c-di-GMP-I riboswitch aptamer from a Gallionellaceae bacterium, 88 nucleotides, folded computationally.
Model confidence (mean pLDDT): 85 of 100.
It was read from a public genome assembly, where an Rfam model found it.
[in-house]
RNA sequence: CGAGAUCAAGGGCAAACCCGCCGAAAGGUGGGGACGCAAAGCCACGGACCUAAAGCAGCAGUAACGCCAUGGUAGCCGGGCCGCAUCU
Numbered sequence: 001c002g003a004g005a006u007c008a009a010g011g012g013c014a015a016a017c018c019c020g021c022c023g024a025a026a027g028g029u030g031g032g033g034a035c036g037c038a039a040a041g042c043c044a045c046g047g048a049c050c051u052a053a054a055g056c057a058g059c060a061g062u063a064a065c066g067c068c069a070u071g072g073u074a075g076c077c078g079g080g081c082c083g084c085a086u087c088u
Stems, first nucleotide, its partner, number of pairs: 003088004012037002017032006035075001041081003045078003048073003055067002058065001
């Protein structure tokens, strides 16, 4: 330096839920909180999934419904990049 493994140590991240804020929503974000995670570090390139404001279409009546991502999920999978420790 590279590859593999995850026993130890130092640690790291933070699900659900609660409160505040942003957002039409999905969701994001700050604080609390831990279900878990050896990449649960980063990236929307491919697939998948979530939402449907605007738009389109029809019908209806102050709302409801169909299609749809330019919105989102990296803790859905694949892929790319970076990375701590020990051992082999």
The organism belongs to Gallionellaceae, within Bacteria.